This is a predicted complex of two RNAs, RNase P RNA and transfer RNA, with 454 nucleotides together.
The coordinates come from a structure-prediction model, not an experiment, and the mean pLDDT is 76.
Order: sequence, then C1' cells, then structure tokens
RNA sequence: CGGUUCCGCCGGACGAUCGCGUCGCAGGUCCGCCUGCGCCGAGGAAAGUCCGGGCUCCUUGGACACACUGCCAGGUAACGCCUGGGCGCGCCGGGAAGCAACGCCCGGCGUGACGGACAGUGCCACAGAGAACAGACCGCCUUCACGCGAGUGGAGGUAAGGGUGAAACGGUGGGGUAAGAGCCCACCGCGUCCGUGGCAACACGGGCGGCACGGCAAACCCCUGUGGGAGCAAGGUCAAAUAGGCGGCGAGCAGCAGUCCUCUGCGAUCAAGACGCCGCGGGUUGACCGCUAGAGUGCACGAGCGAUCGUGUGCCGAGACAAAUGAUCGUCCGAGGCCGCGAGGUCUCGACAGAACCCGGCUUAUAGGCGGAACCGGUCG
RNA sequence: UGGGGCGUAGGUCAAUUGGCAGACCGUCCGACUGUUAAUCGGAAAGUUGAUGGUUCGAGUCCAUCCGCCCCAG
Repeated sequence: CGGUUCCGCCGGACGAUCGCGUCGCAGGUCCGCCUGCGCCGAGGAAAGUCCGGGCUCCUUGGACACACUGCCAGGUAACGCCUGGGCGCGCCGGGAAGCAACGCCCGGCGUGACGGACAGUGCCACAGAGAACAGACCGCCUUCACGCGAGUGGAGGUAAGGGUGAAACGGUGGGGUAAGAGCCCACCGCGUCCGUGGCAACACGGGCGGCACGGCAAACCCCUGUGGGAGCAAGGUCAAAUAGGCGGCGAGCAGCAGUCCUCUGCGAUCAAGACGCCGCGGGUUGACCGCUAGAGUGCACGAGCGAUCGUGUGCCGAGACAAAUGAUCGUCCGAGGCCGCGAGGUCUCGACAGAACCCGGCUUAUAGGCGGAACCGGUCG
Repeated sequence: UGGGGCGUAGGUCAAUUGGCAGACCGUCCGACUGUUAAUCGGAAAGUUGAUGGUUCGAGUCCAUCCGCCCCAG
C1' cells in the first nucleotide's frame, strides 16, 4: 500500500427567497378569523408492531387451564435484550511426532430455540436379511450326503469382511479361535463413583463396569421459571344536543295510578309517585387536560475483563388531530459521465424513509463515506 | 389500536400422523365430420409467496419478511 472478515460512527454543510404548522407579541375584526413580526419545526431506523416496561382504567383471593422462557453467571425498571464464561459446530492461522495430516494440540474470529430421549406415549418412508429387548442376503468355518473332480444340497457355528440405508446395537490395534466375537488386553468413546479446581455451567485426574443407554421434544409430553385484563379511541373535566321515556335495586308511606268524583285496575304475597343508585333506549362527534424533561444525553474522573454503574459538570426549545416539517436559487462537499496535453470546464445524481402517549431492545430497509481490530499478500528500510 | 385467517399448474381447489405434489376447467396436438361444436385419445404446464433453520427427509414444523382478506372497539 492492497485484500478478506468483524466491530463502531456519520448519513451532506452553509446562506438567501417564497410557502406550511404550533406558540409568543402587536394590530385589525362582521368575533368565524385575518394581517405583520419573532422563536422553533422528523429519524437511525420515526418502519414492522415481534418482545419488555412506564402511565391510565377495570378487577374479592387462590389453583388449574392457556401462552411463553430454557447451558452457567452477571447487567438492567424489565425482557425472548445485552455482556462475560462453558460446551458443540464452522472458518482461518500456527505447532509436535511423522515420508505424509483433512486426524491431534494451541490460538483467533464467527455462530448455536444449548433443560430432559432411564417418567410415559409416538414416529423413523424407500431400500435392506434386519430399524430398536433386531437380524443373516452374499460371505467365512465345522460336519454329513452326493460327485472322479470343479462343485451342489442338508444340519449347525459366526457377525471379522461385502452389500442396503440418514442411521445397523461401541471404534482402532493386538492376542485368541475351526472361523469368529469385549471372548481377553491396551488406548479412545460411553456409563457410574470418588477426588481436585471453579460461585456455577464445566474441566482435569483416578477407580470401577465389558457396553447394558441409536435419532427426533422447531412430535405429544415432563421439569423449570414468568405472565390478572384492556389500551391515549386508556382515562378525566366542561359545554352542546336528544330525552325528561322504559326496566331493576335500595330506602320509605297505607294507599296508589290521576287535582276531585264515578268506574276500572293494582296493593299487607309490602304496591305507585316524589328521592338515591344502576342499566337500557335515544342522541351529539365540540373544546380542554392527559402531551412531552426523560429508566434522557455529551464530556471528564472513578469501579468493572465487559455489558453497565457511581460522582461532577454542561446540554436539551415538533406536539399536530386528517394531521405542518416543502420548493427554488447560490457557494461548497461527495460520486459518476463527457471534453481538455494540462490547469480546469461542463452535465447528472446524493440512499432508505417520515413523528401521532412515552421509553428499553430486537428485526427489516439503507446511495455513499470515515475510523478501529485480527489475519493474509506485496514493497521499502 | 387489538384479534383471526389465507398464499399450491393460466383459473378453482385437494394432498392422512412430515415420506414419489394431484383433480376438474382451460391451453396445445391428433382422431371423428363436408365444416364447427359435442365426443374420444394423448401431451405440456409448479423455485408449493420469499429467505433462513429443525429433521435422514418440509407444501406440512419454527423464525423473519412480502402480499391479500375478514372481525371488534
């Protein structure tokens, strides 16, 4: 200097003119609003609405059901998020023995829905002899019969080798055997017990077991932990409009519907009206609050491997309601094309996208640029 | 704002407990007919919306994204 992977950051800048929205001030007004001036006016994802909260209202308590979480420890208001560690997998680099490494050991980076398959149930197509308390097609071995012989057939042993499959009931090497086999031995794997280190996941070491324990839980399920429901159209205040009707409950009077009379009906089986509460029906779709300074953020110092936390100091100015945040021009910046020997000139483009109660994450979209780490290659000293 | 469902030949729909993706209509070719229709015989046509994952194996199970439809306030 170039390349690959990973991580972090920025995501056009400044000015002018016109336009739009909230707010403030001033003026006008037919009280609907209008005019002038001034301040401010989208994002890293404002998105998807996939998780977790704040806030508000409703809810007597508990369990089951249902939904989700899932190695260990820590962070956090909380999380399915983040950090560190363990184990597995992948890639890259190095190393030891060796003729030789894709195996082994070490390091780095990335990544994993990573509890349980000895609680139980279920599934494993096709192929294949046999697919989970399995099995013998070819083969190997013993023996019998037949045959001159090559060999063929029967009885039995075997699971080394071949073959099928995604997967074949431990692997490699040696001994052993008629041939074989954990039948025996060494190492590896697996299971189990103990010790050491570690908060733990787990790692290392030793003893024992001859193998008894295939895979799937993003199949049911078991275990573990978490979750009450609804959402700013939450919820509250005021006004307007409709209605002054119907039903229920409470309390309460002996009468009531209906001021009186007649009549009718209801009423000691406790009624009706006035009163209080609740519901239905009908109707309105206005204004205000909630509403934005908060688990906020820059820098410095300190604690910590880190996520993060603590202290100090500085900073913060959308808040609309069918919904404003736009356009043009100039200079510069970045990318590309064309012209020019060159200085330069000229043209085009500047991504994804856009608040709607507010935060913490995740996921997805994103032109171009900057910085850092590891590794590899080239060159110079 | 909250909830539910769907996406498979050109069209409408199937696909059992995850095990070779099919049917009808349409299209194309041929036969029958003087010709067409009907009828008969045959053929083509699929990244199962996309990308990953689990699994020996995915239309089916899981995650994320895209599109469409429905319901409630």